[in-house]
The prediction has a mean pLDDT of 84. Predicted 3D model of a 476-nucleotide part of an RNA (small-subunit ribosomal RNA, 3' major domain) from an uncultured bacterium. The full RNA is in RNAcentral, with records from ENA, Greengenes and SILVA.
Context: one part of a larger RNA
RNA sequence: UGACGGGGACCCGCACAAGCGGUGGAGCAUGUGGUUUAAUUCGAAGCAACGCGAAGAACCUUACCAAAUCUUGACAUCCCUAUGACCGCUCCUUAAUCGGAGCUUCUCUUCGGAGCAUAGGAGACAGGUGGUGCAUGGUUGUCGUCAGCUCGUGUCGUGAGAUGUUGGGUUAAGUCCCGCAACGAGCGCAACCCCUAUCCUUAGUAGCCAGCGGCCAGGCCGGGCACUCUAGGGAGACUGCCGGGGAUAACCCGGAGGAAGGUGGGGAUGACGUCAAAUCAUCAUGCCCCUUAUGUCUUGGGCUACACACGUACUACAAUGGUUGCUACAGAGAGAAGCGAAGCCGCGAGGCGGAGCAAAACUGAAAAAAGCAGCCCCAGUUCGGAUUGUAGGCUGAAACUCGCCUACAUGAAGUUGGAAUUGCUAGUAAUCACAGGUCAGCAUACUGUGGUGAAUACGUUCCCGGGCCUUGUACA
Numbered sequence: 001u002g003a004c005g006g007g008g009a010c011c012c013g014c015a016c017a018a019g020c021g022g023u024g025g026a027g028c029a030u031g032u033g034g035u036u037u038a039a040u041u042c043g044a045a046g047c048a049a050c051g052c053g054a055a056g057a058a059c060c061u062u063a064c065c066a067a068a069u070c071u072u073g074a075c076a077u078c079c080c081u082a083u084g085a086c087c088g089c090u091c092c093u094u095a096a097u098c099g100g101a102g103c104u105u106c107u108c109u110u111c112g113g114a115g116c117a118u119a120g121g122a123g124a125c126a127g128g129u130g131g132u133g134c135a136u137g138g139u140u141g142u143c144g145u146c147a148g149c150u151c152g153u154g155u156c157g158u159g160a161g162a163u164g165u166u167g168g169g170u171u172a173a174g175u176c177c178c179g180c181a182a183c184g185a186g187c188g189c190a191a192c193c194c195c196u197a198u199c200c201u202u203a204g205u206a207g208c209c210a211g212c213g214g215c216c217a218g219g220c221c222g223g224g225c226a227c228u229c230u231a232g233g234g235a236g237a238c239u240g241c242c243g244g245g246g247a248u249a250a251c252c253c254g255g256a257g258g259a260a261g262g263u264g265g266g267g268a269u270g271a272c273g274u275c276a277a278a279u280c281a282u283c284a285u286g287c288c289c290c291u292u293a294u295g296u297c298u299u300g301g302g303c304u305a306c307a308c309a310c311g312u313a314c315u316a317c318a319a320u321g322g323u324u325g326c327u328a329c330a331g332a333g334a335g336a337a338g339c340g341a342a343g344c345c346g347c348g349a350g351g352c353g354g355a356g357c358a359a360a361a362c363u364g365a366a367a368a369a370a371g372c373a374g375c376c377c378c379a380g381u382u383c384g385g386a387u388u389g390u391a392g393g394c395u396g397a398a399a400c401u402c403g404c405c406u407a408c409a410u411g412a413a414g415u416u417g418g419a420a421u422u423g424c425u426a427g428u429a430a431u432c433a434c435a436g437g438u439c440a441g442c443a444u445a446c447u448g449u450g451g452u453g454a455a456u457a458c459g460u461u462c463c464c465g466g467g468c469c470u471u472g473u474a475c476a
Base pairs, nucleotide, nucleotide: 001476002475003473004472005471007470008469010467011466012465013464015460016459019424020423021422022421023420026315027314029312030311031310032309033308034306035305042053043052064301065300066299067298070295073125077124078123079121080120081119082118083117084116088103089102090101091100092099106115107114108113127290128289130288131287132286136284137283138279139278140277141275143273148187149186150185151184152183153182154163155162156161167178168177169176193267194266195265196264198235199234200233201232202231203230204229207225212222213221214220238261241255242254243253244252245251317417321376322375323374324373325372326371334363335362338357339356343352344351345350383414388409389408390407391406392405393404394403430452431451432450433449434448435447436446
């Protein structure tokens, strides 16, 4: 000087408390451990591994296993040799081959050659998802969006170092004010960036009967850009104004006006560093290792196993519900080897069909919870849907291992979950659907989108993590 303390003082955070909903019990999905296996490829391991790499393992992927193939190799450069018409297209003929005819003859050229493509050969070499993340680059997680981390000059100290950065206030903040042997500065904080909340303006192939007219009653048509909206430009919020407190400061409390008030809400943005943290399997790369194999290619299998244990989700245990019918209201995003309407067939998954649309125009598209009406009457039930049987549909060469969906039948556990543990402070939790990426097919996962929409916070004694000051130390 740091680190640590079941030392002290101060402060903060869904850290506790106050609340709401979960997990832990059941079934199932998925990941991991273990076990098994010819193989169950590899990596990730407290927080910060475990719906993680994987934004999608039937083949492929694929790295694993079994069997089989090749050895200058699936891929690259260099050297030598050969070829560039024996192919192809059209016509005739034939039952069909066969046969015949025609066209074409890799590109450039100074006609010496050069280039390109293919095949063969020799070796230099290729190749390796083989090892080492404790040899590395790059990238990432984490403490933590925590408020810290440093430097120059000066001063103090023999020196390691200190000061500044401590102190009094204040802040979300080393934010700002005051003081001070310090004076300044840098990386962080904040602001500048994006979305969102209000208004103005510019512009109208989506929106409006707002005001007028027509009609097939649909913004459908004429017409109009007022409104909604779209997307360019601008305004607006700055403690600017008032009162009180405070050292007259920084700032705090209350109020006005305002769409919005004290960082308005959200995002992006992650200082010096820590963990020899993660990754040699994205990629790159040193060294080591393999070279008729640890390379390459093919078929089949495996990654999907299953006494069990754990994590994360989904569905439930019902009446704030289930079911049947009718009827409303979104946003964001997607579409050409694509989205696919109307209509018809099928109980349905789906099939036929093919309008329109490179999309504010067409399509997927039905939003669902909600509302109205009927039934159920508290039961292992009209709850719950696992499991199993039969019959089908779709994708795809191919659904046995091992896909998804439909119909009928079957109807298991489960009656709110021990110790323990977790998320969340507002358009949040909870709940309800929708879309997208991956993708031939496959979503309870992930990423986004909107609908409905709470309760509680006295407070900082305690648990956990963090910041600053101080103190002790057999630690570095």